SAM riboswitch aptamer (S box leader) from Nocardioides thalensis, 141 nucleotides, folded computationally. Its mean pLDDT, the model's own confidence on a scale to 100, is 79.
RNA sequence: UGCUCAUCCAGAGGGACUGAGGGAACGGCCCGUUGAAGUCCCGGCAACCGCCACGAGCCUCCUGCCGCGCAGAUGCGGCGGCAGUCGUGGAGACGGUGCCAAAUCCGGCCCGCACGACGGACGUGACGGGACAGAUGAGAA
Numbered sequence: 001u002g003c004u005c006a007u008c009c010a011g012a013g014g015g016a017c018u019g020a021g022g023g024a025a026c027g028g029c030c031c032g033u034u035g036a037a038g039u040c041c042c043g044g045c046a047a048c049c050g051c052c053a054c055g056a057g058c059c060u061c062c063u064g065c066c067g068c069g070c071a072g073a074u075g076c077g078g079c080g081g082c083a084g085u086c087g088u089g090g091a092g093a094c095g096g097u098g099c100c101a102a103a104u105c106c107g108g109c110c111c112g113c114a115c116g117a118c119g120g121a122c123g124u125g126a127c128g129g130g131a132c133a134g135a136u137g138a139g140a141a
Stems, first nucleotide, its partner, number of pairs: 003139006013042005021031003026107003043100003047097003051090006062084007069076002104133001109130004113125004
């Protein structure tokens, strides 16, 4: 860097330096000299993996750990047990990532709904669903 899967309306900011941008891009709408982005310090949150408990599943094979057995040198895999996978719940934050304005801030493309008297078309909608894109994590390459 690309691929697969899951999640994205929850949560959590102060200080120092510095000084004009930032919210991924575009449009909108916001944030910002009452200090943006960035760097550093301190603090916080708890999404994913990991951890703990419970439940379900697997228990042919395989892998890891433990015990027994055999061998006698650091193994064999003969026997038994537990774990592996999924779900629910929980704890901590000195396990690994991540995050700390606004729903991923909203939208675009498709479908539906509401309104514009009715049907079509079209427009509008911070209405609903999906797709695309993005972010984060986990995994494989």